[in-house]
Model confidence (mean pLDDT): 75 of 100.
This is a predicted structure of a 384-nucleotide RNA (Bacterial RNase P class A) from a Nitrospirota bacterium.
Taxonomically the source falls in Nitrospirota (Bacteria, Pseudomonadati).
The model forms 98% of the base pairs in the Rfam consensus.
Rfam family: Bacterial RNase P class A. The family's RNA type in Rfam is ribozyme.

RNA sequence: AGAGCGGGUGAGGUGAUCGCUCCUCCCGACCUGUCGGGAGGGGAGGAAAGUCCGAGCUCCGCAGGGCAAGGCGGUCCCGAAAGGGGACAGGGGGCGACCCCAUGGAAAGUGCCACAGAAAAGAAGACCGCCCCGGUUCGCCGGGGUAAGGGUGAAACGGUGAGGUAAGAGCUCACCAGGUCCCGUCGCGAGGCGGGACGCUUGGCAAACCCCGCCUGGAGCAAGACCACAUAGGGAAGCGUUCCUCCUUCCGGAGGAUAAGGACGGCCCGUCCGAGACUUCCGGGUAGGUCGCUCGAGCCUUCGGGCAACCGGAGGCCCAGAUAAAUGCUCACCAUCCCCGGGCGACCGGGGACACAGAACUCGGCUUACGGCCCGCUCUGUUU
Repeated sequence: AGAGCGGGUGAGGUGAUCGCUCCUCCCGACCUGUCGGGAGGGGAGGAAAGUCCGAGCUCCGCAGGGCAAGGCGGUCCCGAAAGGGGACAGGGGGCGACCCCAUGGAAAGUGCCACAGAAAAGAAGACCGCCCCGGUUCGCCGGGGUAAGGGUGAAACGGUGAGGUAAGAGCUCACCAGGUCCCGUCGCGAGGCGGGACGCUUGGCAAACCCCGCCUGGAGCAAGACCACAUAGGGAAGCGUUCCUCCUUCCGGAGGAUAAGGACGGCCCGUCCGAGACUUCCGGGUAGGUCGCUCGAGCCUUCGGGCAACCGGAGGCCCAGAUAAAUGCUCACCAUCCCCGGGCGACCGGGGACACAGAACUCGGCUUACGGCCCGCUCUGUUU
């Protein structure tokens, strides 16, 4: 000098004037829970945001079986859980510090692989070339073999050499690379290292269908509970009611089966409910208000364990609760930074400081936005 990783702060501090919101206490008034006054205290963020995950809490749903749909996916650990975090393994990138990866299965099946190319996945494939046979008008033509050479492509079925052959080929052999299986050893494990056997060399894509393993009810504080000026649905009783059986002289009663329809908040099977009109009474939950509503997997300091995420102990603290939505404006002094002018300089004078953004039930995460300043560790290069 350039770069990598991590952390902190978040437009300051003090005082004064005028205001806003919540709580406590005191005084006064009346319509006894409201109003007015006074004193004291609290009053936005690291992301309060996006509402993407996971919880608490609340209400609704839930006999059982199957299908479908969706999510996740190396290993171990942490965590209430998570599409969360840490460490490690494997793969990839970088000279390096370090960074990135949805990372189960492609010999279960199906599908796709642009353009080019004869052929794009089958023990396939013959465009040129090479070899053999037959024919020939001697230009070549037909049949067969060959994936070693050329050509196309991101990718053409391991690589080099030798043997072999008509020419060739893991066809055979040596070495190298990979795969599968076995053994030893290290590791909790994913796996690492070493050795052996098998010529096994059978491409890629699963954020294509799919297969395997694990998981998953719905809606959300406008949840929901209570008090309540309104209306309708609703409930109870009486009356009434399709079919069958039984009881009964009749009126009527008991049991069962259903239609239409409804419930099981995707669908099917299945299960359950199920005879409506009329009268009377009960009740009713809109406006508004109260609760939910802020003490919680809480915060600070410190000690111990752990590589770390995190866990445990001790001490201390209480830290916004608004509802059309409060947390603001101005002035003075001080501090920091920037700009302009002056001065050799210490410094003096003037001006400026517009990051992203603002609670709305509460936590744990993730992601995204962010001007400036400060701190720590590390790498590479140059100079001394």